Predicted 3D model of an 84-nucleotide RNA (c-di-GMP-I riboswitch aptamer) from Dendrosporobacter quercicolus.

């Protein structure tokens, strides 16, 4: 400089609940808070899975993403140590 390992520093994030915004919902944002995490940094590019506001079809109801989840999965980008 590169690859592989996670056993090492220095630290990083932050479930799940409380509060408040905001959304039609799912969920997203702040603040508290840590259940985990060697990428639990980014990217919605494939799979999956979540809502149904409009739209369809209808006999209460059924379907549907242009919404949404990267802490399901896989993928591509970038990155901190220590070993070998």
């Nucleotide at each position: 400089u590169a690859a592989a390992u996670a056993u090492u520093u220095a630290g990083g994030c932050a479930a799940a609940c409380u509060u408040g915004c905001u959304g039609a919902a799912a969920g997203g944002c702040a603040a508290g808070g840590a259940c985990g995490c060697a990428a639990a940094g980014c990217u919605a590019u494939g799979g999956g899975u979540c809502u149904a506001a409009g739209g369809a079809c209808g006999u209460u109801g059924u379907c549907u993403a242009u919404g949404a989840c990267c802490g399901c999965c896989a993928a591509g980008c970038c990155g901190c140590c220590a070993u070998u």
The RNAcentral record of the sequence draws on ENA and Rfam. Its mean pLDDT, the model's own confidence on a scale to 100, is 82.